[in-house]
This is a predicted structure of a 313-nucleotide RNA (Archaeal signal recognition particle RNA) from Methanopyrus kandleri AV19. It matches the Rfam family "Archaeal signal recognition particle RNA". The family is grouped with related families in Rfam's "SRP clan". For this family Rfam cites "Towards the structure of the mammalian signal recognition particle" (Wild et al., Curr Opin Struct Biol, 2002). Rfam links the family to the GO terms signal recognition particle, plasma membrane targeting and SRP-dependent cotranslational protein targeting to membrane, signal sequence recognition. Its mean pLDDT, the model's own confidence on a scale to 100, is 77. The organism belongs to Methanopyrus kandleri, within Archaea. RNAcentral holds the sequence, with entries from ENA and Rfam.
RNA sequence: GGGCUAGGCCGGCGGGCUGGCGGUCCGCUGUAACCCGAAAUCCGCCUCAUGCGGGGGCCGAAGCCGAGGGGGCGGCCCGGUCCCCCGGAGUACCGGCCCCCCGGACCCGACCGAUGACCCUCCGGCCCCCCGGGGGCCCGGGGUGGCGGGGCCGCCGCCGGAGGGCGGCGCGCCACCGCCUUUGCCGGGGCACCGGGUCAGGCCCGAGAGGGAGCAGCCCACCCCGGACCCGCGGCCGCUCGGGGGUCGCCGGAGGCAGGUCGGCCGGGGGAGUACCGGGCUCCGGGGGCCGGGUCCACCCCUCGGCGCGCCC
Numbered sequence: 001g002g003g004c005u006a007g008g009c010c011g012g013c014g015g016g017c018u019g020g021c022g023g024u025c026c027g028c029u030g031u032a033a034c035c036c037g038a039a040a041u042c043c044g045c046c047u048c049a050u051g052c053g054g055g056g057g058c059c060g061a062a063g064c065c066g067a068g069g070g071g072g073c074g075g076c077c078c079g080g081u082c083c084c085c086c087g088g089a090g091u092a093c094c095g096g097c098c099c100c101c102c103g104g105a106c107c108c109g110a111c112c113g114a115u116g117a118c119c120c121u122c123c124g125g126c127c128c129c130c131c132g133g134g135g136g137c138c139c140g141g142g143g144u145g146g147c148g149g150g151g152c153c154g155c156c157g158c159c160g161g162a163g164g165g166c167g168g169c170g171c172g173c174c175a176c177c178g179c180c181u182u183u184g185c186c187g188g189g190g191c192a193c194c195g196g197g198u199c200a201g202g203c204c205c206g207a208g209a210g211g212g213a214g215c216a217g218c219c220c221a222c223c224c225c226g227g228a229c230c231c232g233c234g235g236c237c238g239c240u241c242g243g244g245g246g247u248c249g250c251c252g253g254a255g256g257c258a259g260g261u262c263g264g265c266c267g268g269g270g271g272a273g274u275a276c277c278g279g280g281c282u283c284c285g286g287g288g289g290c291c292g293g294g295u296c297c298a299c300c301c302c303u304c305g306g307c308g309c310g311c312c313c
Stems, first nucleotide, its partner, number of pairs: 001313004007059004011029005019046005034055004063307009074296008083288009093279004098271007107264006119256008127246008135237004140233001141231003145180005150174003153170007185227006195220004203212003
């Protein structure tokens, strides 16, 4: 220098899964560096577990393995809660939503407006108050008195044979007649008599003529009911006339004038309430960040140990 063999390398780790180990899965990380097939009610295994089946490449006596330490990517577990996010409960602290009042007027919407709005002034009507007159309705109430005549009653005088006649008087009575006062009006009913008028029949006196008392009936009065009329007291107006005043609530008219009203919006003040929205505070739970601790560690470095460092030309 060449060839060969044993051997080594062609990734490792964390999480998950599992009784446990490895793989398929997820992630981190390293190398110059493999390929194919199957695998989650899964595949191969059992502390000698660090894949299974099949194929390939490189190095080659080169290295491989273990322990400890340092640096360090990352994962997992526990704890804390200064910060952030999510969810829940509470509170009613702030704002919004909701209600009321005042103001503004850039903008938006609806409506009204030169067929003249909003607003202002004046006039009138409705409306309200006061005063005066009338009307309607209703309830309750009240509605004659006087003079004369005549009659009755009582008393007295005179006359006649009886019935009776004549005359006078009366703080007496009247419902009958007449007149006046505006007027005691109409209808119905009731009352055995002790109210009035008229009184059939009957009765009484009488020779008669005639007269008298008087029941029923009728009329009136009285009592009750209803109506009309009148009065004045009272109450009420889906009335009316006149006068005075009020208001600008509604309507109309005259004059003037060009934008006006409402809602949204903006600003201020007040209220209600916790149903809703946003925030604050408290508590609970979860996640992230951060901090602390524990543990496993890719990759790199250092130290120590074990095995190996072979054969041929």